[in-house]
RNA sequence: GAUAGAGGCGCGGGCUUCAUCAGUAUCCCGGGUAUCGGCGCGGAAACGCCGCGGGGGAAAGGGGAUCCCGCCGAAGCUUCGCUCGGUUUCCGCCGUUCGGUUGCUGGUACAGCGCGUAACACGCGCCGUACUGUCGUUACAUAGUAACGGAGUGCUAUU
Numbered sequence: 001g002a003u004a005g006a007g008g009c010g011c012g013g014g015c016u017u018c019a020u021c022a023g024u025a026u027c028c029c030g031g032g033u034a035u036c037g038g039c040g041c042g043g044a045a046a047c048g049c050c051g052c053g054g055g056g057g058a059a060a061g062g063g064g065a066u067c068c069c070g071c072c073g074a075a076g077c078u079u080c081g082c083u084c085g086g087u088u089u090c091c092g093c094c095g096u097u098c099g100g101u102u103g104c105u106g107g108u109a110c111a112g113c114g115c116g117u118a119a120c121a122c123g124c125g126c127c128g129u130a131c132u133g134u135c136g137u138u139a140c141a142u143a144g145u146a147a148c149g150g151a152g153u154g155c156u157a158u159u
Stems, first nucleotide, its partner, number of pairs: 001159005008072001010071005016065003026056005036051005041092006075105003079100003084095003106132005112126005134150007
């Protein structure tokens, strides 16, 4: 260098299904036109809709579960650019598609703070704690136990 592997509530994706989203958006019928108030991500301007009653009534994203698929930098994030979207214009913000670059993160769980989000679900980031795998050092009672420390550009096996 090549090949093959290991960690475990392991990672990512897909079909189906369930709840939520929500009695929301929106449609229909009736009423009303208020120089007022509210909504449409934030600000300015504009535009549109709405405000009361009744009836009908979603979806997407996100989430749980079974199964299937691809895997062990699996994958996630940071950063730059591109595409699309959030009523129109400008500025910003957020999400999204694809590609590149630099850097960070071994993995899982929980708590706090922050962001996204309808959401206390879930995801992401920072930090802490605990558990766990791996290697190193030391000690002990030899493949074990304990303490400390490192990081996946690592570790193990074969070649």
A computed fold for a 159-nucleotide RNA from uncultured Ruminococcus sp., annotated as Lysine riboswitch aptamer. Its Rfam family is "Lysine riboswitch aptamer". Rfam describes the family as follows. Riboswitches are metabolite binding domains within certain messenger RNAs that serve as precision sensors for their corresponding targets. The coordinates come from a structure-prediction model, not an experiment, and the mean pLDDT is 80.